[in-house]
Context: one part of a larger RNA
RNA sequence: UAUGCUUGUCUCAAAGAUUAAGCCAUGCAUGUCUAAGUAUAAGCACUUGUACUGUGAAACUGCGAAUGGCUCAUUAAAUCAGUUAUCGUUUAUUUGAUUGUACCUCUACUACUUGGAUAACCGUAGUAAUUCUAGAGCUAAUACAUCCGAAAAGUCCCGACUUUUGGAAGGGAUGUAUUUAUUAGAUUAAAAACCAAUGCGGGUUCACGCCCGGUGUGUUGGUGAUUCAUAAUAACUCUUCGAAUCGCAUGGCCUCACGUGCCGGCGAUGUUUCAUUCAAAUUUCUGCCCUAUCAACUGUCGAUGGUAAGGUAGUGGCUUACCAUGGUUGCAACGGGUGACGGAGAAUUAGGGUUCGAUUCCGGAGAGGGAGCCUGAGAAACGGCUACCACAUCCAAGGAAGGCAGCAGGCGCGCAAAUUACCCAAUCCUGACACAGGGAGGUAGUGACAAAAAAUAACAAUACAGGGCUUUUCAAGUCUUGUAAUUGGAAUGAGUACAAUUUAAAUCUCUUAACGAGGAACAAUUGGAGGGCAAGCCUGGUGCCAGCAGCCGCGGUAAUUCCAGCUCCAAUAGCGUAUACU
Numbered sequence: 001u002a003u004g005c006u007u008g009u010c011u012c013a014a015a016g017a018u019u020a021a022g023c024c025a026u027g028c029a030u031g032u033c034u035a036a037g038u039a040u041a042a043g044c045a046c047u048u049g050u051a052c053u054g055u056g057a058a059a060c061u062g063c064g065a066a067u068g069g070c071u072c073a074u075u076a077a078a079u080c081a082g083u084u085a086u087c088g089u090u091u092a093u094u095u096g097a098u099u100g101u102a103c104c105u106c107u108a109c110u111a112c113u114u115g116g117a118u119a120a121c122c123g124u125a126g127u128a129a130u131u132c133u134a135g136a137g138c139u140a141a142u143a144c145a146u147c148c149g150a151a152a153a154g155u156c157c158c159g160a161c162u163u164u165u166g167g168a169a170g171g172g173a174u175g176u177a178u179u180u181a182u183u184a185g186a187u188u189a190a191a192a193a194c195c196a197a198u199g200c201g202g203g204u205u206c207a208c209g210c211c212c213g214g215u216g217u218g219u220u221g222g223u224g225a226u227u228c229a230u231a232a233u234a235a236c237u238c239u240u241c242g243a244a245u246c247g248c249a250u251g252g253c254c255u256c257a258c259g260u261g262c263c264g265g266c267g268a269u270g271u272u273u274c275a276u277u278c279a280a281a282u283u284u285c286u287g288c289c290c291u292a293u294c295a296a297c298u299g300u301c302g303a304u305g306g307u308a309a310g311g312u313a314g315u316g317g318c319u320u321a322c323c324a325u326g327g328u329u330g331c332a333a334c335g336g337g338u339g340a341c342g343g344a345g346a347a348u349u350a351g352g353g354u355u356c357g358a359u360u361c362c363g364g365a366g367a368g369g370g371a372g373c374c375u376g377a378g379a380a381a382c383g384g385c386u387a388c389c390a391c392a393u394c395c396a397a398g399g400a401a402g403g404c405a406g407c408a409g410g411c412g413c414g415c416a417a418a419u420u421a422c423c424c425a426a427u428c429c430u431g432a433c434a435c436a437g438g439g440a441g442g443u444a445g446u447g448a449c450a451a452a453a454a455a456u457a458a459c460a461a462u463a464c465a466g467g468g469c470u471u472u473u474c475a476a477g478u479c480u481u482g483u484a485a486u487u488g489g490a491a492u493g494a495g496u497a498c499a500a501u502u503u504a505a506a507u508c509u510c511u512u513a514a515c516g517a518g519g520a521a522c523a524a525u526u527g528g529a530g531g532g533c534a535a536g537c538c539u540g541g542u543g544c545c546a547g548c549a550g551c552c553g554c555g556g557u558a559a560u561u562c563c564a565g566c567u568c569c570a571a572u573a574g575c576g577u578a579u580a581c582u
Base pairs, nucleotide, nucleotide: 001578002577003576004575005574009453011451015446016413022411023410024409026408027407028406031063032062037060038059043055044054045053061432070366071365072364080287081286082285085282086281089280090279095275096274097273110244114145115144121137124134125133126132154174155173156172157171158170161167162166175241177237179235180234181233182232183231184230199215200213201212202211203210204209221228243269245268246267247266248265251263252262253261254259289337290336291335296328297327298326303325304324305323306322307321308320309319310318341363342362343361345356346355347354348353368389369388371386372385373384391402393400394399419444421443422442423441427440428438429437430436459488460487461486462484463483464482465481466480467479468478469477470476471475495515496514497512499511525571526570527569528568529567530552531551536566538565539564540563541562547554548553
């Protein structure tokens, strides 16, 4: 694990893994809206709602659907475990920072706001048929497009002009992102002399110039380590981003007045880059069961390495071209087997070990079998798509639709496994979200898989049979151990059940009124009684038959072993049997 017999209470609880990763009718398991993207529903509601009121089906838009749940077929240095690395990469979301440079100018310019569509809707149609579609007519945006702009300084390049020691008006470029090239991103101890330029001070000179003096020649982050971070220059780009968005409050300033002028709060959503977080992807070292009736394996069809390119998010024979001839192996390569997903763990065990681990946690793989791909931050996704193979459904025969190793349920398979139930109340997840959804999950039902507690009676009197102890022999007292077709009242829950509690609603339990125990009940079983091995040399039946018996053995007419009765023993709401393992 299965099965046989038995089964009163209460708690807890595994459960179609083993065989067929076999096949599936039906239903459900993924959807989602706030003050805050889009409402003219010919929807509803009330009426100050006549541009917009409130609510709001549908639809567009955004996000999710890559999580979860299930299963273990594959898989043996693979997965996985511990341990490294990413100076070899991507990352929606979260959180923190960050985003003044847009036009190329020059007579008629939207920047208080630009453009064209489309769904829902309305109507016309097609088909036997589907979550199928076509044609006509409208109308939105945070959908899809397009596009305007505000500082100062600095730097680089060009440079009209000029008294050429020198000085310069003016013009152009200069945000961020992309790609390439170049530059910086420093650092070894000390001292002296000479030459030259320049700044400073002093002297002299009309000035040019000459002399002296001491001093200055500057900044540089991080790592064990970089072509790192960062900055700059020149170019590059079917030029990325730099808000034409939404809600709630509505206030202040200028002006005689006007302008419907200027300034302004708190949020929401969106966006660029950097970090952060959630991750992911590769990766270092070590470690795995049986097998030699597997000894050599790999390699011009990548095997091992190099160079270059391509490809990738990125490393890499990952791929291609050109070279080299390597790489593994008795420390078991390569091959084969596995009733092999790996681990954490489980059982057993003095210690060492042995066996199990499909299964609730972590990691992997898969969705009938292979393969390919779209979308997306993320999938080689299957409750997405496209083919092929195998199954298989509807059909008007032209066509159309499919994937339960999700939850229930059915068939099949078998020794072998539950309800087509209720609910989002809890735990959490997702979404535009305090509101919706969730067969994740919870709750009941089935359930002797296991596991915990624990009823089936207790007491007294009397009678009888003992045993201690005390006293003074008879005998009595006291403490008791049993036995009984005797008697007696007390105590209880099993069960029935108002009620409350429990709960999303119930059930169960715990509470609890009222009922509820005398043997014929409210009645305990399963195996045994020769030995091993606790317990009958009792009775009847059978007569080497029927049968028992794990093993030894029993049975042939007195059976301690069969079939029964009685009695007894063991465990006890459980006990026996088979199988696997220690």
Predicted 3D model of a 582-nucleotide part of an RNA (small-subunit ribosomal RNA, 5' domain) from Corallium rubrum. The RNAcentral record of the full RNA draws on SILVA. Taxonomically the source falls in Corallium (Eukaryota, Opisthokonta, Cnidaria, Octocorallia).